[in-house]
Molecule: SAM riboswitch aptamer (S box leader)
Organism: Sporosarcina luteola
RNA sequence: UUCUUAUCAAGAGAGACGGAGGGAUUGGCCCGACGAAGUCUCAGCAACCAGCCCUUAUUGGUAUGGUGCUAAUUCCAAUGACGUACACCGUCUAAAGAUAAGAA
Numbered sequence: 001u002u003c004u005u006a007u008c009a010a011g012a013g014a015g016a017c018g019g020a021g022g023g024a025u026u027g028g029c030c031c032g033a034c035g036a037a038g039u040c041u042c043a044g045c046a047a048c049c050a051g052c053c054c055u056u057a058u059u060g061g062u063a064u065g066g067u068g069c070u071a072a073u074u075c076c077a078a079u080g081a082c083g084u085a086c087a088c089c090g091u092c093u094a095a096a097g098a099u100a101a102g103a104a
Stems, first nucleotide, its partner, number of pairs: 001104008013042005021031003025078004043070003048066003051062003074096001080092004
């Protein structure tokens, strides 16, 4: 980097450095000098994988380790279908994205 599987309506912040962008893309709409992105330190959330305990059974728990995450439903929409004849709106469904595990 590619492929496969699973999940994505919950949850969780402070300080220092830094100095203008960020929320993947496009269109919106938001966040940002009351300090963005990024780096470091400590903390927290969660339970994908390993470990440990329990159990007939990954069943249930734990939070030691490997990740991950800590504005807004993946912030909303994007493809297609239906409600419906149109717009709006709503529901479902793909594509895309993020994370984990495995394989190449």